[in-house]
RNA sequence: CGCCUAAUCCCGGGCCCGGCCCGGGAGCGGGGGACCCACGUUUUCGGGGCGAAUCCACUUCGGUGGGAGCGCUGCUCCUUCAGCGCCAGCCCGACAGCUAACCCCGUAGGCCCGAGAAGGAGGA
Numbered sequence: 001c002g003c004c005u006a007a008u009c010c011c012g013g014g015c016c017c018g019g020c021c022c023g024g025g026a027g028c029g030g031g032g033g034a035c036c037c038a039c040g041u042u043u044u045c046g047g048g049g050c051g052a053a054u055c056c057a058c059u060u061c062g063g064u065g066g067g068a069g070c071g072c073u074g075c076u077c078c079u080u081c082a083g084c085g086c087c088a089g090c091c092c093g094a095c096a097g098c099u100a101a102c103c104c105c106g107u108a109g110g111c112c113c114g115a116g117a118a119g120g121a122g123g124a
Base pairs, nucleotide, nucleotide: 002111003110004109008026009025010024011023012022013021014020015019027107028106029105030104031103032102037097044094046095047092048091049090050089054067055066056065057064058063069086070085071084072083073082075122076121077120078119079118080117081116
């Protein structure tokens, strides 16, 4: 400089004050929650949520391959091609379809020298 992601910006107060802690707001994101509609489906073969992160086959059980899905390729967007990468992890705790009003919660963390092309539109 840039990338994944909702995870950015602003304000106030306190302290052991070049830093740390606490609180508030905006923006962004997530969950719960009627009528109506939908589902007949849970009863351990539990059920559910965040997330792209699921499904199928094979397997010497280490993994491999494929479909769906996600991300990057450096001004931005759309369409197409090409190349590369990911396809995890965690949470609720017997319980939740959708859902107006309403209620609640998050705003962590991780990475980077790597920076292809055509067409159209825009911006600088």